Description:
A computed fold for a 350-nucleotide part of an RNA from an uncultured bacterium, annotated as small-subunit ribosomal RNA, central domain. Its Rfam family is "Bacterial small subunit ribosomal RNA".
[in-house]
Context: one part of a larger RNA
C1' cells in the first nucleotide's frame, strides 16, 4: 500500500535475446469505440442535506425539495486516443565507400623462464628465517656449460588506452565468424522502445567420465613461533588450477547508480573516423560525430558527492523496498548427482 522511495540509509534482477502486455512520430479522410454535451428512463422505502410542520423544547415523529457522482436508451460534437483507409521521412532497418579493435571459436607455430633426465667442470656446502630448524648435499648437492624432455603462462610494447551484453578477451599466423563507429543518402516507410514468464549465456570454486600434470597449492606430514598454535613463517606435498565432454548458476557478478528517448551553460586530456585551413603532401590548428577519463556552471542531494557518460529536467517500461533480529532460516514446490541453487513465511523478542 490510490503514499513515498531504490549511488553509500531498505531497495537496479549479474547480464542479454525476445512472448504475451504496457507505451509509441509527422500529414489527411472516414467511423465514432474511448472522451464530451443534452434529452429521456430508472436509481424502492428509511437514511443523509435544505426549507417547513407537530408533541411545552429536544431526541422523536411528519410534508416536500435537493442529492443520488451510477447504470440503460437516444439526438449531437470530433480536439485528443481508438478503429478503418491514404500519404511522408526526421525514428528504426538495409545498401554503398571506409578504417580501428586483447570480441568469438578451430588449427598451427615461436622466443625467455621454472623443474625433470642425461652428459662435462668442480668441492662443500645449499637452502630458508626476524633468528632458526625440518629438507637437500661427498652415492657429488648449490654454481657452471652443452643437449634433451614436459607443462602451463605470455616480459618489454600497456596507456583512468581498445573490444565485449555481461561474465570476460593480451606472444605471432592463416582461413572461419559477431557487433559497433564514420561518410553518403541510394532503397524500405513507423517496420519503433520496454519488457511479466520463456530461452540461450554467466568469474572463480566444485561435480561426472577420459586424457595432462611443468609451476604453484586447499586438506594433509614435518620444521619453528607460542602459555597454547589444530593459525600467521618455513621445508614438503595430494585435490584443483590445464585439456575435451557434460553440469553447477553463486559473487563487493561494483559505477554497490535497470533499458530507452528528449531537453539543459563550459574547460581540459584520450581513442577511432570525417570535413576544412594551408603552396602538393605530413605535422600543426579549426570544426563534426562516437567512444573513454579528469575539472566544474545551473541544477539536485541529509551530506559525501552528481554534474551533457547526471544523481540535472521531462517521457515510456520493467525489476525492486517498506524497521532490527529470528532469516535468506524452516516447511512446501521447483531444478540438481552432489554441493547446494530458485521461491520464501511466522511464532516469539527488540
Nucleotide at each position: 500500500u490510490u503514499g513515498g522511495g531504490c549511488g553509500u540509509a531498505a531497495a537496479g534482477c549479474g547480464g542479454g535475446u525476445g512472448u504475451a502486455g504496457g507505451c509509441g512520430g509527422c500529414c489527411u479522410u472516414g467511423c465514432a469505440a474511448g472522451u464530451c454535451a443534452g434529452g429521456a428512463g430508472u436509481g424502492a422505502a428509511a437514511g443523509u442535506c435544505c426549507c417547513g410542520a407537530g408533541c411545552u423544547u429536544a431526541a422523536c415523529u411528519u410534508g416536500g425539495g435537493a442529492a443520488g457522482u451510477g447504470c440503460u436508451u437516444u439526438u449531437g460534437a470530433u480536439a485528443c486516443u481508438g478503429c478503418a483507409g491514404g500519404g511522408c521521412u526526421u525514428g528504426a532497418a538495409u545498401g554503398u565507400g571506409g578504417g580501428a579493435g586483447a570480441g568469438g571459436g578451430u588449427a598451427g607455430u615461436g622466443g625467455a623462464a621454472u623443474u625433470c633426465c642425461a652428459g662435462g667442470u668442480g668441492u662443500a656446502g645449499u637452502g630458508g628465517u626476524g633468528a632458526a630448524a625440518u629438507a637437500c648435499g661427498u652415492a657429488g648437492a648449490g654454481a657452471u656449460c652443452u643437449g634433451g624432455a614436459g607443462g602451463a603462462a605470455c616480459a618489454c610494447c600497456u596507456g583512468u588506452g581498445g573490444c565485449g551484453a555481461a561474465a570476460g578477451c593480451g606472444g605471432c599466423u592463416c582461413a572461419c565468424u559477431g557487433g559497433a563507429c564514420c561518410a553518403u543518402a541510394a532503397c524500405u516507410g513507423a517496420c519503433g522502445c520496454u519488457g511479466a514468464g520463456g530461452c540461450a549465456c554467466g568469474a572463480a570454486a566444485g561435480c561426472u567420465a577420459g586424457g595432462g600434470g611443468a609451476g604453484c597449492a586447499g586438506a594433509c606430514a614435518g620444521g619453528a613461533u607460542u602459555a597454547g598454535a589444530u593459525a600467521c613463517c618455513c621445508u614438503g606435498g595430494u585435490a584443483g588450477u590445464c585439456c575435451u565432454a557434460g553440469c553447477c548458476c553463486u559473487a563487493a557478478a561494483c559505477g554497490a547508480u535497470g533499458a530507452u528517448c528528449g531537453c539543459u551553460u563550459g574547460g581540459u586530456g584520450u581513442g577511432a573516423c570525417g570535413g576544412g585551413u594551408a603552396c602538393c603532401c605530413a605535422a600543426u590548428c579549426c570544426c563534426g560525430c562516437c567512444g573513454u577519463g579528469c575539472c566544474g556552471u545551473a541544477g539536485c542531494u541529509a551530506a559525501c558527492g552528481c554534474g551533457u557518460u547526471a544523481a540535472g529536467c521531462g517521457a515510456u517500461c520493467c525489476g525492486c523496498c517498506u524497521g532490527g533480529g529470528g532469516a535468506g532460516u524452516a516447511c512446501g514446490g521447483u531444478c540438481g548427482c552432489a554441493a547446494g541453487g530458485c521461491u520464501g513465511a511466522a511464532a516469539c523478542u527488540c
The coordinates come from a structure-prediction model, not an experiment, and the mean pLDDT is 87. The RNAcentral record of the full RNA draws on ENA and SILVA.